[in-house]
RNA sequence: GGGGCCGUGGUGCAGUUGGGAGCACGCAACACUGGCAGUGUUGAGGUCACGGGUUCGACUCCCGUCGGCUCCACCA
Numbered sequence: 001g002g003g004g005c006c007g008u009g010g011u012g013c014a015g016u017u018g019g020g021a022g023c024a025c026g027c028a029a030c031a032c033u034g035g036c037a038g039u040g041u042u043g044a045g046g047u048c049a050c051g052g053g054u055u056c057g058a059c060u061c062c063c064g065u066c067g068g069c070u071c072c073a074c075c076a
Stems, first nucleotide, its partner, number of pairs: 001072007010025004019056001027043006049065005
C1' cells in the first nucleotide's frame, strides 16, 4: 500500500428482504424475608464510530474518514 470482517445502553451481543432500536448481565425503586442473599415486577440508561449522499423513510443501501482484528504485497 491492497483485500476481507467488525464498530449498536456500563459490559457481552442480536437486529443487514429499508418502516417497532431489542436481549442477557449489571444499575435503581418496589414486593416477598426479622436482615442478607435470592426471586418477581417496574424503571432509568443509546447522537446505532464520525461526516456526506440516495430515499417519503436509513443501524440497514452508496461515498469518504477514524479505530480494531485478520490475510496478502513491499522494504529491511